[in-house]
RNA sequence: ACGGCGCGAAUGGGAGAGCGCGGCAGGAGGUCGCCGCCGAAGGCGCAAUCCACCCGGAAACGCUCAGGCAAAAGGACCGUUCGUGAAUG
Numbered sequence: 001a002c003g004g005c006g007c008g009a010a011u012g013g014g015a016g017a018g019c020g021c022g023g024c025a026g027g028a029g030g031u032c033g034c035c036g037c038c039g040a041a042g043g044c045g046c047a048a049u050c051c052a053c054c055c056g057g058a059a060a061c062g063c064u065c066a067g068g069c070a071a072a073a074g075g076a077c078c079g080u081u082c083g084u085g086a087a088u089g
Base pairs, nucleotide, nucleotide: 002089005085006084007083008082009081010080011079012078013077018035020034021033022032023031024030036069037068038067042065043063044062045061049057050056
């Protein structure tokens, strides 16, 4: 120096599920109540396996507390660019 890895930023892509009913204000935004659903912010749970054993530990699996179910916003994850960090070749 290059490649890969971690972290951060910018940018592009990015699914699912009632524009549900009723009240309050003109109103899809807001709020309260009632059912019906979704799963890819977050959160929680667990197997094989790792470990002598115990403890412990994951997810795009499960649960739906939170969140979401027209648009917008958000969105795990992926691509590109930039910055930065540690080690190895």
Molecule: Glycine riboswitch aptamer
Organism: Candidatus Accumulibacter